The RNA shown here (Glycine riboswitch aptamer) has 99 nucleotides and comes from an Alphaproteobacteria bacterium. The sequence was found by an Rfam model in a public genome assembly. Rfam family: Glycine riboswitch aptamer. Gene Ontology term of the family: glycine biosynthetic process.

Parts: sequence; C1' cells; structure tokens
RNA sequence: AUGAACUUCUGGAAAGUGUCGCCGCAUUCGCGGCUUCCGCCGAAGGGGUAACCUGCACAAGCGGGGAAAACUCUCAGGUCCCAUGACAGAAGGGGUUCG
Repeated sequence: AUGAACUUCUGGAAAGUGUCGCCGCAUUCGCGGCUUCCGCCGAAGGGGUAACCUGCACAAGCGGGGAAAACUCUCAGGUCCCAUGACAGAAGGGGUUCG
C1' cells in the first nucleotide's frame, strides 16, 4: 500500500391478513395462535448453470474435474403490520497479499 472475516448505525422488494378444523381473548364488530389443504413470492441459506481453465487424445472428438449471478429451481424461508432481508452507504476493524 492492499484491505478479508466480523461489529454498529442507516436505507432496503416481492407475494393470500385464502381454505377446513381447534384453542384463547372479547362478547357488538372482531383479534390472535396452531394444524390441514390449495395458490403465490424470492433479496436469509441452499441446489443447477456459461465463457474460460484443466485431463485423455493431440486431428477430430470424448468424458471427468474446477468455475458466476440479482439467471434459474423453490428444498428451506416468506406470503396484513411488525419482523426477516440479498445488496448499498457511513463508521470501526485488521486477516491476507505485495513492496
């Protein structure tokens, strides 16, 4: 000099407050929790994947390994608000690498 993990603060989207049943509170409307079933979302996490690199061959080709995501799958998670939240900004931090 480069500045990782990590910490604090700030910003931060999507999709049913669906259905059956039960429980609690209230007892006017209703609210909350759990389970089943059917939809839906993608930005915790996770899986898949290209160029390219590599092996055999060395001509073509073949199969294997490595290799990215905000793309994709929806296992997980979520689906009123709250909360979560990839990612971004500010501050701290100080591994690694190079001189």